[in-house]
Molecule: RNase P RNA; transfer RNA
Organism: bacterium
């Protein structure tokens, strides 16, 4: 100098005038404050509220290497194993396929425990030679749509073919034997654990669970339009169900409470509350590899209900992206112009 | 604000346990029938199975994310 990896931060600034929402002073003027890192998607988890308690079983749903963090999680941290990259580093729904069932298209002999071609051997037949008068016997083979047996080394098919490579061995072959490698099982050692290392044993057993399923753990339902208080108005009109049990309770059963429930029709479209100070931010110290936890100090400044953040002018520049609260938090995911900082890797050059 | 669902040919919809070629009606094109048209008959074309990734030998189908569209939810007696 070039190329890259990881982490963190900002995301328009300054001044003037006008305007919008809330609070306060107190009156028609002033003061203070006023969107985000994602406020988004609503994909997870919790708080809060109601369903009397949040009960039992089945069904159903979710999670899925190990250990830890947390209010909780499908999140985060640290590690293990596997995969990718020269490397910094990145990615992984990663329990179980000797509990059972299903599936593995096409091709192929065979997709579960396989002889199609081939190889070897025996028999039969053909042909040739020899012996014999003959029946027949013996030997041989570049022979056969023939038959029996052995063989998983070779060919071929496929994503996948009954451990792989090599040597010996054999009629031909084969873990049949041996060496190395992969897996499995046992023993020993290390680690909290996932797992790792060593030794021994020829034990060699297809894949698929983001297929059903099995195992372990977790899950009651609804959601601020939850819920509470007050006010206004009305036809307590019509129909149906219901102590032989409606409904609470979302699939079923049990248990508990238990008198109203559903539809049509009618009325109101008001006020207050829930409502924002909280698993809160910042700094220091301490514990921990880290996520995170503890202590002390300090700060707090949206809360609407048709829904408030904008407009104009001036200055300078790198000419300003994605987009906006609606009960509140912790995460994940997605969108994002441009800029800044820190650490690290590889290549080239110079000293 | 909250809770659900759908996306397959121009349009309306099927489809399955992941597999060989994704179908039906309608619309379209061509030919026959008619003097001509409609109808009828025959043949044919037309699909990124909304998009992007993952699992798998293989994805329209299974899983995740994104986009678009649609539905429901106030209070009182």
């Nucleotide at each position: 100098g070039g190329a890259g990896c990881a982490g963190g931060c900002c995301g328009g600034g300054c001044g003037g005038c006008c305007g919008c929402g809330a609070g306060c002073g107190c009156u028609c003027c002033g003061c203070u404050c006023g969107a985000g890192g994602a406020a988004a998607g609503u994909c997870c988890g919790g708080g809060c509220u109601c369903c009397g308690c949040a009960g039992g079983g089945c069904a159903g749903g979710g999670u899925g290497c190990u250990g830890g963090g947390u209010a909780a999680c499908g999140c985060c941290c640290a590690g293990u194993g596997g995969g990718g990259g020269u490397g910094a580093c990145c990615c992984c729904g990663a329990g179980g396929a000797c509990a059972g069932u299903g599936c593995c298209a096409c091709a192929g002999a065979g997709a579960g425990a396989a002889a199609c071609c081939g190889c070897c051997u025996c028999c039969c037949g053909g042909c040739c030679c020899c012996c014999g008068c003959a029946g027949g016997g013996g030997g041989g083979u570049g022979c056969g749509u023939g038959g029996g047996g052995g063989u998983a080394a070779g060919g071929g098919u496929g994503c996948a073919a009954c451990g792989g490579u090599g040597u010996g061995g054999u009629a031909a072959g084969a873990g049949c034997a041996c060496a190395c490698c992969a897996g499995c099982g046992g023993c020993c050692g290390g680690g909290u654990g996932a797992c790792c290392g060593g030794c021994c044993g020829g034990c060699u057993c297809g894949g698929u669970a983001c297929a059903c399923c099995c195992c372990a753990c977790c899950c009651g339902g609804a959601g601020c339009a939850a819920g509470g208080u007050c006010a206004c108005a009305u036809a307590g009109g019509g129909g149906g169900a219901a102590a032989u049990g409606a409904g609470g309770c979302g699939g079923c059963c049990c248990g508990c409470c238990g008198a109203u429930c559903c539809c049509c029709g009618g009325g109101u479209a008001g006020a207050c509350u829930g409502c924002u100070a909280g698993a809160g931010g910042u700094g220091c110290c301490g514990g921990g590899u880290a996520a995170c936890c503890g202590g002390c100090a300090u700060c707090c400044g949206a809360g609407a209900g048709a829904g408030a953040u904008g407009g104009c002018c001036g200055c300078a520049c790198u000419c300003g992206a994605c987009u906006g609260a609606a009960c509140c938090c912790g995460g994940c995911u997605u969108a994002u112009a441009g800029g800044c900082c820190u650490g690290c890797u590889c290549c080239c050059g110079u000293u | 604000g909250g809770g659900c669902g759908a996306u397959u040919a121009g349009c309306u919809c099927a489809g399955a346990u992941g597999g060989u070629u994704a179908g039906a009606g309608u619309a379209c094109u061509u030919g026959c029938u008619u003097g001509a048209c409609a109808u009828g008959c025959a043949a044919g074309g037309a699909g990124u199975c909304a998009c992007u990734g993952g699992u798998u030998c293989a994805a329209u189908u299974c899983c995740a994310g994104u986009a678009u569209c649609g539905c429901c939810c106030a209070c009182c007696a």